Molecule: transfer RNA
Organism: Candidatus Kerfeldbacteria bacterium RIFCSPHIGHO2_12_FULL_48_17
RNA sequence: GGGCCUGUAGCAUAGUGGUAGUGCACCCGGUUUGCAUCCGGGAAGGGGGAGUUCGAUUCUCCCCAGGUCCACCA
Numbered sequence: 001g002g003g004c005c006u007g008u009a010g011c012a013u014a015g016u017g018g019u020a021g022u023g024c025a026c027c028c029g030g031u032u033u034g035c036a037u038c039c040g041g042g043a044a045g046g047g048g049g050a051g052u053u054c055g056a057u058u059c060u061c062c063c064c065a066g067g068u069c070c071a072c073c074a
Stems, first nucleotide, its partner, number of pairs: 001070007010024004018054001026042005047063005
């Protein structure tokens, strides 16, 4: 330098052109003498930009970051 893959909540992970879910963690309440467990509730997310579309997390392009393979230099 080139090809391919990945980027979603604090962490892990799913999904898909039409409300973005799950587990753990966190906060509040209930239960308990108290803690834990358990039950109920809550906050929190699409790497950045542009395009297509009535509508983009999803499709296209560019950039950024990470992974992997190849090439080049030494």